[in-house]
Context: one part of a larger RNA
RNA sequence: CUGGGCGUAAAGCGCACGUAGGCGGACGGACAAGUCAGAGGUGAAAUCCCAGGGCUCAACCUUGGAACUGCCUUUGAAACUUUCUGUCUUGAGGUCGAGAGAGGUGAGUGGAAUUCCGAGUGUAGAGGUGAAAUUCGUAGAUAUUCGGAGGAACACCAGUGGCGAAGGCGGCUCACUGGCUCGAUACUGACGCUGAGGUGCGAAAGCGUGGGGAGCAAACAGGAUUAGAUACCCUGGUAGUCCACGCCGUAAACGAUGAAUGCCAGACGUCGGCAAGCAUGCUUGUCGGUGUCACACCUAACGGAUUAAGCAUUCCGCCUGGGGAGUACGGCCGCAAGGUUAAAACUC
Numbered sequence: 001c002u003g004g005g006c007g008u009a010a011a012g013c014g015c016a017c018g019u020a021g022g023c024g025g026a027c028g029g030a031c032a033a034g035u036c037a038g039a040g041g042u043g044a045a046a047u048c049c050c051a052g053g054g055c056u057c058a059a060c061c062u063u064g065g066a067a068c069u070g071c072c073u074u075u076g077a078a079a080c081u082u083u084c085u086g087u088c089u090u091g092a093g094g095u096c097g098a099g100a101g102a103g104g105u106g107a108g109u110g111g112a113a114u115u116c117c118g119a120g121u122g123u124a125g126a127g128g129u130g131a132a133a134u135u136c137g138u139a140g141a142u143a144u145u146c147g148g149a150g151g152a153a154c155a156c157c158a159g160u161g162g163c164g165a166a167g168g169c170g171g172c173u174c175a176c177u178g179g180c181u182c183g184a185u186a187c188u189g190a191c192g193c194u195g196a197g198g199u200g201c202g203a204a205a206g207c208g209u210g211g212g213g214a215g216c217a218a219a220c221a222g223g224a225u226u227a228g229a230u231a232c233c234c235u236g237g238u239a240g241u242c243c244a245c246g247c248c249g250u251a252a253a254c255g256a257u258g259a260a261u262g263c264c265a266g267a268c269g270u271c272g273g274c275a276a277g278c279a280u281g282c283u284u285g286u287c288g289g290u291g292u293c294a295c296a297c298c299u300a301a302c303g304g305a306u307u308a309a310g311c312a313u314u315c316c317g318c319c320u321g322g323g324g325a326g327u328a329c330g331g332c333c334g335c336a337a338g339g340u341u342a343a344a345a346c347u348c
Base pairs, nucleotide, nucleotide: 004319005318006317007302008301012316014201015200016199017198021194022193023192025088026087027086028085029084030083033081034080035077036076037075038074039073040072041071042070049065050064051063052062053061054060091191092188093187094185095184096183097182098181099180103177104176105175106174107173108172109171110154115149116148117147118146119145120144121143125136126135162169163168206247207246208245209244210243211242215241216240220236221235222234223233258315259314260313261312262311263310266293267292268291269290270289271288272287273286274285275284276283277282278281297304298303321348322347323346330341331340332339333338
């Protein structure tokens, strides 16, 4: 390279946008680059192959043929691909009218609860546990009532509900703003799909500077437990968790399932539209999501099954026994932590 694969055996980049490239709808016409056919030239000899011949045979030598799968020139063919040209509307986009939504950013605001502070009532315990102790409390705690401060998170609604490319998004209001769905359409006319490099986004933790700090809580301290207990349990408690700006770029970043398109029985839920019918809250139909079950089919099985892991096509990524190792070295990136790219010896 050919071939085989990637839900769970090794294997889908965390996600998107997009450059080059690859691939690309329907109907005509032109050309003839790819493609196919004919003819001519060339493709040295030797070698290889076939049929003979010569050394007693063979190796070896030798004659003839075939072959040299290629290249060039020329004459044609026109289905398919390319190129050029014309047309089309189904793909894609646009226009108009509706609709749903925790989609994003900024600002403002609300109540419950925890903690702390002040004041009142009140008295000896309170906390905590398997049991305790550390701890708090007669300098008045716990409990209870009122007032105040501050930070963080938003009970119920809440739902295999919704939105978002993924990460993710949940009190309420306003402003700005992205996407989506449905209905209508007399517009554009293939404008599309994928996407090496590249660019952007990207939970948590972590890092830098400056704020903030109620609760929780790595580290740490103490009390228990225990043979020990650098733990599990308890009492405390600092980074951090929060905000602004800037880094980091990783996760079981999971549906462990790349993106796109077409086709292939159904049934029952649910969310958002639209249309029709009437019994006016139901039924039927139809789009777009989100689920469960199940046929064909697929699968090693489990299971998947119109949201495919079915039948096909296009493009990208990735895999090739275990360990060594996602490591070393080098490169690139980073303030660092580290990330990314990525071996070999050796060994089974």
Source information
A computed fold for a 348-nucleotide part of an RNA from an uncultured bacterium, annotated as small-subunit ribosomal RNA, central domain. Rfam family: Bacterial small subunit ribosomal RNA. Its family is annotated with ribosome and structural constituent of ribosome in the Gene Ontology. The coordinates come from a structure-prediction model, not an experiment, and the mean pLDDT is 90. The full RNA is in RNAcentral, with records from ENA.